Transfer RNA from a Nilaparvata lugens yeast-like symbiont, 72 nucleotides, folded computationally. Its Rfam family is "tRNA". From the family's description: Transfer RNA (tRNA) molecules are approximately 80 nucleotides in length. Rfam classes the family as a transfer RNA. Gene Ontology term of the family: triplet codon-amino acid adaptor activity. The gene name in the source record is tRNA-His-ATG-1-1. The sequence is in RNAcentral, with records from GtRNAdb.
RNA sequence: ACCCCGGUGGCUCAGUGGUAAAGCGCAUCACUAUGUAUGAUGAGAUCGCCAGUUCGAUUCUGGCUCGGGGUA
Numbered sequence: 001a002c003c004c005c006g007g008u009g010g011c012u013c014a015g016u017g018g019u020a021a022a023g024c025g026c027a028u029c030a031c032u033a034u035g036u037a038u039g040a041u042g043a044g045a046u047c048g049c050c051a052g053u054u055c056g057a058u059u060c061u062g063g064c065u066c067g068g069g070g071u072a
Base pairs, nucleotide, nucleotide: 001071002070003069004068005067006066007065010024011023012022018055026042027041028040029039030038048064049063050062051061052060
């Protein structure tokens, strides 16, 4: 330099055009001698950035940026 994959709550990740799911973690409540176990409820994500397409974009297109891999 070129090619490929990826960037989504604190962490690991799902979601392939129509209000973003789950596990762990966190908070509150219940239970308990106690809570770190168990159960219930809840908060938390401008979906890396800027444009384009579309009635509508996490999703499709272009550029940029960050991380990983490959070729030379």